[in-house]
Formats: sequence, C1' cells, structure tokens
RNA sequence: GGAGUGGGCUGGGUGACCGCCGCGUGCGCAAGUGCGGGGAGGAAAGUCCGGGCUCCACAGGACGCCGUGGUGGGUAACGCCCACCGUCCGCAAGGACCGGGACAGUGCCACAGAAAACAAACCGCCGGUCGGCUUCGGCAGAUCGGUAAGGGUGAAAAGGUGCGGUAAGAGCGCACCGCGUUCCGGGUGACCGGAAUGGCAGGGUAAACCCCACGGGGAGCAAGGCCAAGCAGAGAGGAGUGUUCGCGCAAGCGAACACGCGGGUCGGUUCGGCCCGUUACCACUCUCGGGUCGGCUGCUGGAGGCGGCGGGCAACCGUCGUCCUAGAGAAAUGGUCGCCCACGACAGAACCCGGCUUAUAGGCCCGCUCCGAAG
Repeated sequence: GGAGUGGGCUGGGUGACCGCCGCGUGCGCAAGUGCGGGGAGGAAAGUCCGGGCUCCACAGGACGCCGUGGUGGGUAACGCCCACCGUCCGCAAGGACCGGGACAGUGCCACAGAAAACAAACCGCCGGUCGGCUUCGGCAGAUCGGUAAGGGUGAAAAGGUGCGGUAAGAGCGCACCGCGUUCCGGGUGACCGGAAUGGCAGGGUAAACCCCACGGGGAGCAAGGCCAAGCAGAGAGGAGUGUUCGCGCAAGCGAACACGCGGGUCGGUUCGGCCCGUUACCACUCUCGGGUCGGCUGCUGGAGGCGGCGGGCAACCGUCGUCCUAGAGAAAUGGUCGCCCACGACAGAACCCGGCUUAUAGGCCCGCUCCGAAG
C1' cells in the first nucleotide's frame, strides 16, 4: 500500500423568528398567561418467539395437538446469547448447520443402467466340451461352468490404495486406511487420543411418516378498574329417587343430607377435584329484543440508563455511586431564512420489556488475517 474478516458508534450540525404536546411552579373565578425543564428508532417495521401485567373463582393426571433437538453455561424466560465439540467451506482471520435415532416399523431413490436392496451380469476376463478354418502361432462360432479385478450408466453399484496369489479373479492372503468389539488415558460433557483384536460388509434419505428426550392452562390494554347517563326484557331447554326433621286431621308444604342427572372451571377428548342448579332470580346454554359508541384510570420509576470496582475465557453476575430521558387520544417535535457539510438512506411510539428477522445513502473508530514493497 492492497485485499479480506469480526465488532462498535452515528444517522446531519448551528443561529434566529413563529408554531405544537406534556410536566413543575407563580398569577387568575374561569378562559388563559409568566417562568423553568423535557418531547420518536436502530430498527419505532414484521407480529415471528419469550415474558411482565390483567382477567377467567383453583390451573391436577392421561391422551391428542403444537414446539424445540450436539454438550456445558447465561437469563425472568426463550426457538435467544456465550463458550466448546463434530462435519463442511475458506491459505487464514473467520463463516455455515431444522447437529438425537436408519439395528422399532413404513415409505421413497426419477431417468440412465445388467442391476438401486433378503440385489445384479450389458461389454468383458478365464476354463471345459463340440464342430469348422489354419501359415500349426492360433482364429471365429455354439454350449456349459467360474468371475465381479477392468470398461460403461448414475448422486450413489457387493469398503479404498498397493503387493502377493489365481486358470482368470475376489479380503482369497498381507500392509496401511476405514469399520466393529474390548480396554487404557484426557475432559463436567459432547468428544478426542492410544493399544489390542476381528477379514469384517448391503447404501442413502427423518426441513419423509415415524421413534426418543425435553417443554406447553386460556384470552389479551379493544385485558381490566371506577364514575356518569340510559333501557326492557321475553321465550325455550333440562330426571328424579331415597332418608331424616318441622308444620298439617289429611292431601300436601318447607328444610337438610345422600345418590343420580344437567351445567361451569378446562382451547380438543377423557379421568379426577371443586363449585352451581335440580322446576330454576343457577356465575349454564340457545333464540328474539332494548340501552350505552361519554369521562377518568390502566399510561410510565423500570427484570431501567450511565459510571467505578470485583468475579468469570465469554455471555453475564455482584457491589457502590449517580440520573429520571415521550405518554398522544383521530393522534403532539412543524414552517421560514442564513451558514457549515457527510448533499442526507431505511423510516414515526400507542401497556411495557428481552430477543430474532427484514430494510438501510453516507461518515467515523477498534481488533485480527493474508499478499506485496521498502528500511
């Protein structure tokens, strides 16, 4: 100097004038007004995950359904983050991964190819037999047997390379690699390394169905609470039985308990628990109908921000100090002018927070890797 890789910050600045919203404070009966401080993001987006919070009176078991999937940590939790392991890509720094199981079972592997799974012989190679030809070396054919080393097809073809052996071949034998089994060492673990032994054998695919392990009540700020105002409720559904007590001449009425039945909790089913009702003013279900589209609250002090110190490889945790940084309510930050310059991208909170994903003009900073040159 060039190329790359990992991370962080920013997302125009400044002056003047006018304007918008909210908070605090003074004045004012009120309308309002003076002063002071504050007012959209790194993604506010997607609504994909996880929660806080609120309500459903409690939130159990099993199945179904859904989600996650190497190991160990972090976290309120997660499908997130960190570190490590394995495989792959890259010279490297680094990056990627729907990363448990194919010996529980089922399915699929098109076309090509002889053959794609209880496998296979197209071209070949070797041997036997039978004719024919012959320059007597052999050549061509038919048939039988052996073969899977060579060639071809394919993403993948009876482990790979080499040597020996054989009629020709083949783990047929041997060496190394691979694979299985056993043991030893290291590591919390995934896993890594080593030794011995066995010629050992027929693949892939689970982001195919599936199996295994772990996890999962429901609904959501239009949740929910308060105030004001206003109306109009009606009909239908549903299994009873027994015992005891009280009243009564009796018929019968009332109460309690038990069983049964109906319903709610519990999105789907079921078991169990609890609760309600059992002729119904049930916290039930269905049908028809009436009223309310008002105001206040929830609504911003937090699993909060920043800084110092300590622990940890890190994510992160602990402790001390300090700060308060939007709460609109049809939706608030806009307009004009001057200068600087990076000539301005993606883009606007609506209960809040932790993540992931997507979009992003330009500017600045830090770490690391490789190449080249000079000293």

This is a predicted structure of a 375-nucleotide RNA (Bacterial RNase P class A) from a Planctomycetaceae bacterium. The prediction has a mean pLDDT of 76. It matches the Rfam family "Bacterial RNase P class A". By type it is a ribozyme.